Predicted 3D model of a 137-nucleotide RNA (c-di-AMP riboswitch aptamer (ydaO/yuaA leader)) from Micromonospora sp. WMMC415.
RNA sequence: CGCGCCGACCCGCUCAAUCGCCGCAUGGCGAACCGGGGACCCAAUCUGCACCUGGGGUGAAUCCGCGAUUGUCGCGGUAGGGCGUACUUCCCGCCCGAAUCCGUCAGCUAACCCGGUAGGCGGCAUCGGAAGGAGUC
Numbered sequence: 001c002g003c004g005c006c007g008a009c010c011c012g013c014u015c016a017a018u019c020g021c022c023g024c025a026u027g028g029c030g031a032a033c034c035g036g037g038g039a040c041c042c043a044a045u046c047u048g049c050a051c052c053u054g055g056g057g058u059g060a061a062u063c064c065g066c067g068a069u070u071g072u073c074g075c076g077g078u079a080g081g082g083c084g085u086a087c088u089u090c091c092c093g094c095c096c097g098a099a100u101c102c103g104u105c106a107g108c109u110a111a112c113c114c115g116g117u118a119g120g121c122g123g124c125a126u127c128g129g130a131a132g133g134a135g136u137c
Stems, first nucleotide, its partner, number of pairs: 003122004011030004032117006042107001054105001055102004063077005080096005087132005
């Protein structure tokens, strides 16, 4: 290097740069994956008081307790999630349990409409164990 992990974030075709060939970035087209908006039906809907920091989306990342310098933050736990080299279940082990966007506005939702295809890591070891159903040679 090959290889592997989180995540939707992966592929194919094609075009220009003096001429020809090859290749590539960008652009274009297609496919795939992902997300949002969006009917009927369904759901929701009422009244009074107090407080107020409206509400919603992506994502596993939500909630609780304690401490503190009470703005930040720290510790412990937790809903939930990932990995242990094809898949499922069980056991065991190691981890995560963030961040951010919309902007007063959105339940579900066929047709339809819109958007994204990033970013960040591990490893040089023969790879945790058992069972099962398949597949390949």
Overview
Its Rfam family is "c-di-AMP riboswitch aptamer (ydaO/yuaA leader)". A reference for the family is Barrick et al. (2004), "New RNA motifs suggest an expanded scope for riboswitches in bacterial genetic control", Proc Natl Acad Sci U S A.